[in-house]
Molecule: transfer RNA
Organism: Proteiniphilum sp.
RNA sequence: GGCGAGAUAGCUCAGUUGGUUAGAGCGCAUGAUUCAUAAUCAUGAGGUCGGGGGAUCAUACCCCCCUCUCGCUA
Numbered sequence: 001g002g003c004g005a006g007a008u009a010g011c012u013c014a015g016u017u018g019g020u021u022a023g024a025g026c027g028c029a030u031g032a033u034u035c036a037u038a039a040u041c042a043u044g045a046g047g048u049c050g051g052g053g054g055a056u057c058a059u060a061c062c063c064c065c066c067u068c069u070c071g072c073u074a
Stems, first nucleotide, its partner, number of pairs: 001073007010026004019057001028044005050066005
């Protein structure tokens, strides 16, 4: 350089053929329980869906460009 895969919560990931509330587990905070801690239960916070542009009534999802990560190849 070429080809391919990927970027979504602090971490690991899901998200159906584009459709109106963007989620799970772990973690964190608060409360319950306990003499206390752990465990368990309940509630909650936390996201410009990597950046920009385009198509669309409407995009995490489609198209283009850029950045970064991983793999294959020369």